[in-house]
Context: one part of a larger RNA
RNA sequence: UUGGGGCGUAAAGCGCGUGUAGGCGGCCUUUUAAGUCUGAUGUGAAAGCCCCGGGCUCAACCUGGGAAGUGCAUUGGAAACUGGAAGGCUUGAGUACGGGAGAGGGUAGUGGAAUUCCGAGUGUAGGGGUGAAAAUCCGUAAUAUUCUGGAGGAACACCGGUGGCGAAGGCGGCUACCUGGACCGAUACUGACGCUGAACGCCGAAAGCGUGGGGAGCAAACAGGAUUAGAUACCCUGGUAGUCCACGCCGUAAACGAUGGGUACUAGGUGUCGCGGGUAUUGACCCCUGCGGUGCCGAAGCUAACGCAUUAAGUACCCCGCCUGGGGAGUACGGCCGCAAGGCUAAAACUC
Repeated sequence: UUGGGGCGUAAAGCGCGUGUAGGCGGCCUUUUAAGUCUGAUGUGAAAGCCCCGGGCUCAACCUGGGAAGUGCAUUGGAAACUGGAAGGCUUGAGUACGGGAGAGGGUAGUGGAAUUCCGAGUGUAGGGGUGAAAAUCCGUAAUAUUCUGGAGGAACACCGGUGGCGAAGGCGGCUACCUGGACCGAUACUGACGCUGAACGCCGAAAGCGUGGGGAGCAAACAGGAUUAGAUACCCUGGUAGUCCACGCCGUAAACGAUGGGUACUAGGUGUCGCGGGUAUUGACCCCUGCGGUGCCGAAGCUAACGCAUUAAGUACCCCGCCUGGGGAGUACGGCCGCAAGGCUAAAACUC
């Protein structure tokens, strides 16, 4: 490199979406003839291989003829399929209209509970801490209690769910404004406008970094007290970065369903969320049913097993990413990115 086999847990799905090139692509008609199929002609040196003969007594060897030479070129033809051109269609896709659901995102405002601190009142000797205990620690103006006193920051109990939303990361008090997506219903419209997606650019938990704020609680580091043989820990008392906000970086993760995306097909049962239809009813509920989501259990099938099973890991097709024994190593070197920390790309010697 080609071919093959694979990627839930053995090596292997990019953290996620948008989308460029490319690859792939619905139904019908006409046409074209590039791919495809078929005929002819030319070429495909000789030798060799294969077939039929001949010559050395045979064979090897030599020699005559033929076949083959998967190919290429030119030319005649076929038109199902792929491609091209033209026209049409509506089932894929989308738009318009009517609805309800939602912690989807952003900005501003606002509420109550609790912790801490401050002030004031009451009150007196302890408080705190522990799995049994102690000490560091706080304390004669403490702790406790009262005020519905004040300040400030952060997070939103109950509802709350086996629930919902989002592409993923993730999202939870309340109100307003701005804004994205999905779903259901009934018609109308566009007419394949689709799927995937190298690269590029975007988003991306926590920690970390820069500048400026903020700082109640918590709390790496750090200090002290315990424990212990020791205890650079687990426990306790403190406590700084940080956690919060604005702007700018970083770009990682067990970024997990350890399961890329799309389409179609293949038993059921049961729960739940959103919307609709039927039935019933005063109405909600119940019952039957359609679509979309989200769980559990399971047929066939698959799987090394575990397990998966209409939300597939089943049966197929299309596109992308990735894997190829363990260690060395996600390292070195180089390049690119970053303020740095570091990230991305990514070997070899050697060794088992």
Molecule: small-subunit ribosomal RNA, central domain
Organism: uncultured Desulfuromonadales bacterium